[in-house]
Molecule: Lysine riboswitch aptamer
Organism: uncultured Ruminococcus sp.
C1' cells in the first nucleotide's frame, strides 16, 4: 500500500403506480369594469390578473409502496470559487435550483424539543437532549473515553 468485508427501520438513484397538492392556479361565458383595494420575492416605473356568479379543470417540487440500479463518508449539511438558468418586464437587490473544483463538519437508526423549508399535522434538513446501538482503547471490571483520515480478514 493492496484486496475483500461488517454496523441495520442502512445509504442514495431510477421506473412504475397511488393519494395529496385542489375543485386550487388556468381557460371559457355573464357581470363590474370610473374609484377603490388586493396579488405578481422586496425598491422604482410599467403590464398584467383579480374583488361577484356559472362552467371547465391542471402541473411540478415534495410523499408512500412494489420492482430495479449503486454502495458502506455509503451519504448529508456548510463556505469559497466558476459556469449556466428560475421567481411577469427594464434596472438594481435579495433568493433559489443544476454542474464542477477546492476546503470544512458528522460512525449509525430512531425518539423529543427548537429552527428553516413545504399547501400540509406528511416529509426533508440544521441544532441540542436523553437513551440505543456497531467499533476501537482503556479500566480498580462498576463503568469511562476516542473517532469512519476509524475497524476487521487477507496479503
Nucleotide at each position: 500500500g493492496a484486496u475483500a468485508g461488517a454496523g441495520g427501520c442502512g445509504c442514495g438513484g431510477a421506473c412504475u403506480u397511488u393519494a395529496u397538492c385542489a375543485g386550487u392556479a388556468g381557460c371559457c361565458c355573464g357581470g363590474a369594469a370610473a374609484a377603490c383595494g388586493g396579488c405578481g420575492c422586496g425598491g422604482a416605473a410599467a403590464c398584467g390578473c383579480c374583488g361577484c356568479g356559472g362552467g371547465u379543470g391542471a402541473a411540478a417540487g415534495g410523499a408512500a409502496a412494489u420492482u430495479c440500479c449503486g454502495c458502506c463518508g455509503a451519504a448529508g449539511c456548510u463556505g469559497c470559487u466558476g459556469c449556466c438558468g428560475g421567481a411577469u418586464u427594464u434596472c438594481c437587490g435579495u433568493u433559489u435550483g443544476a454542474c464542477a473544483g477546492c476546503g470544512g463538519c458528522u460512525g449509525g437508526g430512531g425518539c423529543u424539543g427548537c429552527g428553516c423549508a413545504g399547501a400540509a399535522u406528511a416529509u426533508g434538513c440544521g441544532c441540542a437532549g436523553a437513551a440505543c446501538u456497531g467499533u476501537c482503547g482503556c479500566u480498580u471490571a462498576g463503568g469511562c473515553g476516542g473517532a469512519g483520515u476509524g475497524c476487521u480478514a487477507u496479503u